Annotation:
Small-subunit ribosomal RNA from an uncultured prokaryote, 1480 nucleotides, folded computationally. The sequence is in RNAcentral, with records from ENA. It matches the Rfam family "Bacterial small subunit ribosomal RNA". Gene Ontology terms of the family: ribosome and structural constituent of ribosome. The prediction has a mean pLDDT of 84.
RNA sequence: AGAGUUUGAUCCUGGCUCAGGAUGAACGCUAGCGGCAGGCCUAACACAUGCAAGUCGAACGGUAACAUGAGAGCUUGCUCUUGAUGACGAGUGGCGCACGGGUGCGUAACGCGUAUGCAACUUACCCCAAACUGGAGAAUAGCCUUUCGAAAGGAAGAAUAAUACUCCAUAGUAUUUCCCCAUGGCAUCAUGGGGUUCUUAAAGCUUCGGCGGUUUGGGAUGGGCAUGCGUUCUAUUAGUUAGUUGGUGAGGUAACGGCUCACCAAGACCACGAUAGAUAGGGGGCCUGAGAGGGUUAUCCCCCACACUGGUACUGAGACACGGACCAGACUCCUACGGGAGGCAGCAGUGAGGAAUAUUGCACAAUGGACGAAAGUCUGAUGCAGCCAUGCCGCGUGAGUGAAGAAGGCCCUUGGGUCGUAAAGCUCUUUUAUAAGGGAAGAUAAUGACGGUACCUUAUGAAUAAGCACCGGCUAACUCCGUGCCAGCAGCCGCGGUAAUACGGAGGGGGCAAGCGUUGUUCGGAAUUAUUGGGCGUAAAGCGUAUGUAGGCGGUUUGACAAGUCAGGCGUGUAAGCCCGUGGCUCAACCACGGAAUUGCGUCUGAAACUGUCUAACUUGAGUGUAGGAGAGGAAAGCGGAAUUCCCAGUGUAGCGGUGAAAUGCAUUGAUAUUGGGAAGAACAUCGGUGGCGAAGGCGGCUUUCUGGCCUAAUACUGACGCUGAGAUACGAAAGCCAGGGUAGCGAACGGGAUUAGAUACCCCGGUAGUCCUGGCCGUAAACGAUGGGUACUAGGUGGAGGAGGUAUCGAUCCCUUCUCUGUCGUAGCUAACGCAUUAAGUGCCCCGCCUGGGGAGUACGGUCGCAAGGCUGAAACUCAAAGGAAUUGACGGGGGCCCGCACAAGCGGUGGAGCAUGUGGUUUAAUUCGACGCAACGCGAAGAACCUUACCUGGGCUUGACAUAUACGGUAAAACCUUAGAAAUAAGGCUUCUCUUCGGAGUCCGUGUGCAGGUGCUGCAUGGCUGUCGUCAGCUCGUGUCGUGAGAUGUUGGGUUAAGUCCCGCAACGAGCGCAACCCCUACCUUUAGUUGCCAUCAGGUAAUGCUGGGAACUCUAGAGGGACUGCCGGUGAUAAACCGGAGGAAGGUGGGGAUGACGUCAAGUCCUCAUGGCCUUUAUGUUUAGGGCUACACACGUGCUACAAUGGUCGGUACAAAGAGUCGCGAGACCGCGAUGUGGAGCUAAUCUCAUAAAACCGGUCUCAGUUCGGAUUGGAGUCUGCAACUCGACUCCAUGAAGUUGGAAUCGCUAGUAAUCGUGGAUCAGCAUGCCACGGUGAAUACGUUCCCGGGCCUGGUACACACCGCCCGUCACACCACGAAAGUCGAUUGUACCGGAAGUCAUGAUGCCAACCCGCAAGGGAGGCUGCUGCCUAUGGUAUGGUUGGUGAUCAGGGUGAAGUCGUAACAAGGUAACC
Repeated sequence: AGAGUUUGAUCCUGGCUCAGGAUGAACGCUAGCGGCAGGCCUAACACAUGCAAGUCGAACGGUAACAUGAGAGCUUGCUCUUGAUGACGAGUGGCGCACGGGUGCGUAACGCGUAUGCAACUUACCCCAAACUGGAGAAUAGCCUUUCGAAAGGAAGAAUAAUACUCCAUAGUAUUUCCCCAUGGCAUCAUGGGGUUCUUAAAGCUUCGGCGGUUUGGGAUGGGCAUGCGUUCUAUUAGUUAGUUGGUGAGGUAACGGCUCACCAAGACCACGAUAGAUAGGGGGCCUGAGAGGGUUAUCCCCCACACUGGUACUGAGACACGGACCAGACUCCUACGGGAGGCAGCAGUGAGGAAUAUUGCACAAUGGACGAAAGUCUGAUGCAGCCAUGCCGCGUGAGUGAAGAAGGCCCUUGGGUCGUAAAGCUCUUUUAUAAGGGAAGAUAAUGACGGUACCUUAUGAAUAAGCACCGGCUAACUCCGUGCCAGCAGCCGCGGUAAUACGGAGGGGGCAAGCGUUGUUCGGAAUUAUUGGGCGUAAAGCGUAUGUAGGCGGUUUGACAAGUCAGGCGUGUAAGCCCGUGGCUCAACCACGGAAUUGCGUCUGAAACUGUCUAACUUGAGUGUAGGAGAGGAAAGCGGAAUUCCCAGUGUAGCGGUGAAAUGCAUUGAUAUUGGGAAGAACAUCGGUGGCGAAGGCGGCUUUCUGGCCUAAUACUGACGCUGAGAUACGAAAGCCAGGGUAGCGAACGGGAUUAGAUACCCCGGUAGUCCUGGCCGUAAACGAUGGGUACUAGGUGGAGGAGGUAUCGAUCCCUUCUCUGUCGUAGCUAACGCAUUAAGUGCCCCGCCUGGGGAGUACGGUCGCAAGGCUGAAACUCAAAGGAAUUGACGGGGGCCCGCACAAGCGGUGGAGCAUGUGGUUUAAUUCGACGCAACGCGAAGAACCUUACCUGGGCUUGACAUAUACGGUAAAACCUUAGAAAUAAGGCUUCUCUUCGGAGUCCGUGUGCAGGUGCUGCAUGGCUGUCGUCAGCUCGUGUCGUGAGAUGUUGGGUUAAGUCCCGCAACGAGCGCAACCCCUACCUUUAGUUGCCAUCAGGUAAUGCUGGGAACUCUAGAGGGACUGCCGGUGAUAAACCGGAGGAAGGUGGGGAUGACGUCAAGUCCUCAUGGCCUUUAUGUUUAGGGCUACACACGUGCUACAAUGGUCGGUACAAAGAGUCGCGAGACCGCGAUGUGGAGCUAAUCUCAUAAAACCGGUCUCAGUUCGGAUUGGAGUCUGCAACUCGACUCCAUGAAGUUGGAAUCGCUAGUAAUCGUGGAUCAGCAUGCCACGGUGAAUACGUUCCCGGGCCUGGUACACACCGCCCGUCACACCACGAAAGUCGAUUGUACCGGAAGUCAUGAUGCCAACCCGCAAGGGAGGCUGCUGCCUAUGGUAUGGUUGGUGAUCAGGGUGAAGUCGUAACAAGGUAACC
């Protein structure tokens, strides 16, 4: 510090996720030791038991218990007595119990933090100072007696003490009233001095040292109160408040104060967020972060609050009191049922809750606290120990050597590799462990819980000690097996459907380590709430527009002040922590000491630039006046013509209208058309224009009236008067609403006609609201420049509109300058890109609004506005890993342009109809083997199924096998022939028997066994190879350079041209490769060479005839080598190019004709049944063998063909002319038999020699005469031939007989552009036999092409796209089903809170008063007074009750929408012109 994830790829936006740190943690697996820390986060839930606050006899009366002493009694070790002593139960009294310890319920508050104030206060114990401590008195508890009660606890009587209580005296600087003087202070005042008035004090004890007590002042410490600032979320909480705000007076308090009361006034708080609701103890700190921040409040420290819940006071220096009191309530316990007791949020512990958190331990030795004069007592504070890997830190589980690279595991290409120096073995050490011995500091004199602990020494012996998660990418680390979209994994992307580095196991590896991983939470990464540090044209985001309040910001100059600002000083910012340094535990964690820091707040002094405030001015911002100007700016009134429709009348006759085509509709009662007249409403053609005006919405005939804004010129005036603008207010298209008018045209809804599968649409005929006017609502639009307003600055070019000035001129509309408005292109700059660019989306400043992933949703609820429709405000649950912007390359389109092709058109001939052949589907079957399925399957694999082939079926056999190879053992044959059984295979029997030899044996062969063979079994979606197809289409790419952030582009586009990315020109490209073309073969012409088996012109010979013979080498031909054609020449067109057109010559002319040749790639195209091959399956069978059957079935459908339907023909007779092939298991001549297929026979030929082998159409002549025929030949009967072991299923051919359909073929569809189509025959492969198929060959031999609008396919360029598996794409909504969360809902059940009223415990206070009472006063006494206790009454008041509201939560039949879901139903709305452009 970043990374993964949207796409085919790219850049951006944007969310999700990961790597890091931390944790009071929990869970899983595992676990050796020690140190230091930490340990109920949940139920402030309930608690058994023990302990946690007492102490003082030097305050007191005393003596219940214990001990000692003394005494007595005697039973001689017991009993009794004695406060005498140590002490001390209970009690009086004093001090403490308000600290310490716990918890975080409540609390959004002066609660906390920080800084101040108290001239408005208090402070026991402690310290300092001054003064004092005299006298008197009355009670009371304990105890005793009586008594009530179960108990707790009381009641009565009698006695008694004090440092308990009361009175008197004394009194200063205390308290109180008033007055005077001085000094100080910001004020109420403070201090000092003087006077006056009032009220107040005390206590003793003693070990004789002291310790106490009272008053006053001061100090210290602690507390109280007040104030500034800071302190969570919600505005879907906007108004709150009657003691409320203030005053006067009184009361109350330690003290100020509405703290309380009476009266008076009507205030007080609030958009700088009152009130209400939700949540929460606050801080130091802790975690994280570079920081700013964010999160957090366990342990430690400070403060607050609380102590079962609520209320209340008492005592006291201090409490409204955790281990005190009273009352009420809930709960628990005891009870004799009458009544009582209790409060672990102290330490342990129990139950419950929970994922989860410890011992009913030891000690007061240390530190600290209470009491005491002290000794001391108490102290679950504290110090220690126990439990727990909860965390941090440290140590160990050994070290060295050791290659036969052991065994074993795993992998393997079978060679080996790896675990791996790892182990074993050898040498060594002993941290740890165990055992034994010694043994601290903590303790200043005594006292040690920890603890025989830390630590040290010795002995033993490698001995006691390693796991966990991970290994697809992120992210370090890879193989095998199993599994087969199953089981499972997963933080995100995503793995798994038979070769999974992603699941499970194993081996290996990388990581951390007494831990490791998972889960939760939090910060970071996230600049993803952006102060530091983001954005808003199109990604989320500018309010529809303006006016303007608060607020924010604000021109130039002078002076003053010093609030902000800046500098310095001072105070504070506790300690601990963090950081730095030093030191102590062996190190570290941990601890100690010192420093720094604590960014803050307060205060004092200073500075005066900037901001601010005040003051005085200025003119440039802003505004006013003057003179002109343009304009669909606004409102009202009036007027006008064209058109449409309607009405009347005329002319006129059969249609009009409408559409893609029609129909509905109108029309003989006279339409449409046309002429004249009239009526009505709405809108204003041309001008008219990226022209004008307006804030926006918007504004268009003409005239008049009223009226707003803007611009220009020249100046005069005011003097910052300005900009923006939360709320607020006004305006605000269309549609819609209310009331009243109006209604020509148009026209939602609606009706009809079409279209369609349907058509609630698009099209047509009608047509109501509405559109128009007046008045009033609504307040929204893709209200858009998708761009808030203002101001300043930053190159230009070129248009348009409105002014002004200048120059020249007779004359400015023309030329120049300048201001305002409005377009367009473009530099810098900006931008993700597109683009923007002085009219900014550039560079700055000011102000406002808005955004923070997609969906849910602009929805729900609440509020508010509206007559309604609805508007404004505006969530959550849940769900997804994307959604999105711009640009790129493709692909696609019922987008466009250019171009090509038998693509269409123009022609010729077919198919589709018939019969047959053949292939396919389907059906059938025991089987009808398998494959191929649009073009690119279907006379295809198959160049030939009777057996074989053959893979299929039925039955019979075999199991190392029909075939290959190795090995061990055994054997001599095996094969052939014969007989028997059998359908055969086969079995049994008979007969006969091999080669070589170094004689050991070897080979062929047979049998048994083991490795193995075999498989046309599966997967062509695991593959190789081969093939089809687009397509013989002209394309497909690369290097370097350049452009672009990039994907990519350029080149390859453009202008021409070509069959062609063919060539030329141009060009940020220059070159190159695979394709095209050429090179190759055949063919067309010529030359030359060579002449046998071919040829025969000339010469000669011969025949009935023939190159038959001699001979010839001319010709044809054969087959070698060459030539020839290159736009080479001429003319024209064209950029003078490339090229095209025409011409000449030529056998051939513009690639002459044909073939071979198939770029990068596409279709998971075809083939595992040609072959090869991975994996899987099978192994007495899915192998192999055998016989028979099947592949040949047959209602039917399709493809490809053959033959026809006839006269351009059939038939009969006669006569011509080929090419290319094949042949010895062959072709087979002549001859002979047969009507014929053939047969007999065998000359010749291994082929330019012989044979197949007569070519046929053609031509000549005859006949048939338009008919189901002398057309056509299917089908069937009979008789034969050939091949072959064998023609039944199931061959071909021949002869005789039979003589079906068919008279030119619907929709549709195929081939062909010249030696082509059409037509005619010939040959070959396969093959025993069997083509109408296939592959070749020649003969005869046409028609047509204007042209590219349309159909199909293709190429290039271009605009669109929501497609990229690429239109066979994508995708929307209803319905049906399942699940999930949410809303509404008659209600219903809680919680909380307001108001009104009832009631009112305990208690303070108040008032009066019943009863009772020791001190003091009066009084001789009785009695009275002061005072006290007690009950009653009153005010206030907790729990409670009644009534009625608010807020909020749970639940609820049913209803509604939403989300998700593998597959469903209906349509096809959107994306291309998405087939009616889309959207608001």